[in-house]
Context: one part of a larger RNA
Molecule: small-subunit ribosomal RNA, central domain
Organism: Sulfurimonas sp. endosymbiont of Alviniconcha boucheti
RNA sequence: CUGGGCGUAAAGGACACGUAGGCGGGAGGCCAAGUCUGAUGUGAAAUCCUAUGGCUUAACCAUAGAACAGCAUUGGAAACUGGUUACCUAGAGUAUGGGAGGGGGAGAUGGAAUUAGUGGUGUAGGGGUAAAAUCCGUAGAUAUCACUAGGAAUACCUAAAGCGAAGGCGAUCUCCUGGAACAAUACUGACGCUAAGGUGUGAAAGCGUGGGGAGCGAACGGGAUUAGAUACCCCGGUAGUCCACGCCCUAAACGAUGUUCACUAGUCGUCGGGAUGCUAGACAUUUCGGUGAUGCACUUAACAGAUUAAGUGAACCGCCUGGGGAGUACGGUCGCAAGAUUAAAACUC
Numbered sequence: 001c002u003g004g005g006c007g008u009a010a011a012g013g014a015c016a017c018g019u020a021g022g023c024g025g026g027a028g029g030c031c032a033a034g035u036c037u038g039a040u041g042u043g044a045a046a047u048c049c050u051a052u053g054g055c056u057u058a059a060c061c062a063u064a065g066a067a068c069a070g071c072a073u074u075g076g077a078a079a080c081u082g083g084u085u086a087c088c089u090a091g092a093g094u095a096u097g098g099g100a101g102g103g104g105g106a107g108a109u110g111g112a113a114u115u116a117g118u119g120g121u122g123u124a125g126g127g128g129u130a131a132a133a134u135c136c137g138u139a140g141a142u143a144u145c146a147c148u149a150g151g152a153a154u155a156c157c158u159a160a161a162g163c164g165a166a167g168g169c170g171a172u173c174u175c176c177u178g179g180a181a182c183a184a185u186a187c188u189g190a191c192g193c194u195a196a197g198g199u200g201u202g203a204a205a206g207c208g209u210g211g212g213g214a215g216c217g218a219a220c221g222g223g224a225u226u227a228g229a230u231a232c233c234c235c236g237g238u239a240g241u242c243c244a245c246g247c248c249c250u251a252a253a254c255g256a257u258g259u260u261c262a263c264u265a266g267u268c269g270u271c272g273g274g275a276u277g278c279u280a281g282a283c284a285u286u287u288c289g290g291u292g293a294u295g296c297a298c299u300u301a302a303c304a305g306a307u308u309a310a311g312u313g314a315a316c317c318g319c320c321u322g323g324g325g326a327g328u329a330c331g332g333u334c335g336c337a338a339g340a341u342u343a344a345a346a347c348u349c
Stems, first nucleotide, its partner, number of pairs: 004320003007303002012317001014201004021194003025088002028085004033081002035077008049065006091191001092188004096183002103177007110154001115149007125136002162169002206247006215241002220236004258316006266294012278281001298305002322349003331342004
């Protein structure tokens, strides 16, 4: 290389859009590039193979035949692939309708709670722990009442639920805006699938500039514990957490399961839309789409998966090839930096 694989053994790219490329629905005509077939030429000799012969045999040699990846020219076939032309509607899309949704962006508003401040009541404790102490408090704390300020998060509803490509999204209202499902027709007429490079999005932490800072809280200080305690526990507390703009681009970015299409028993929930039925309901049956549980066939090393497949097939992409060295060095690219990405070898078992 071929092959075999990728839920948990090595292995699915964090996710999407999309360029080249690869692959691609039904029926008709034409072309003949691929394909199939005939002829001619070429395909040196030797070698290899087959047969016969020659050295006493063999190796070796000779003769004849076959063969040689193929290539070129030319005649034909038209099923398939391809090209072209004119069609079709089952894929894909557009229009229309009534609904669902924490999808995204911006603005406004609310209540509970924590903290702080001011004032009132009130007096000796409070707080914290396994137990304590550091700490706060007679300069009046804790508790309680009223008012004020500010920041962050939105209890209940809340779920096997919903939405989103993923990351993710949860108070209320308004505006702007994306997507999906369903229904019935009409329209376009293969416009499709995948996707190397590329582009965009991408939790938390981190970085830059400027704000903000209630609570929490790396670092740090103190009190404990302990043989020690650079920890776990306690009292404080700075970055940060929040906002705007710009970077970073990584996660157990997980369903550890790439995307798309088709097919292959059921049963029980639940969310959204539709249809049908009657006894007209908080109903029943059914259908399309989502999301769970259980379970055949089948798969699997087992665990398990099982119409949301890890089953049976097809298309395309990514990735793996013993452990360590190492996701490291060097070089390249990107970044303000931190670092990210691409990615070895010696050596060793």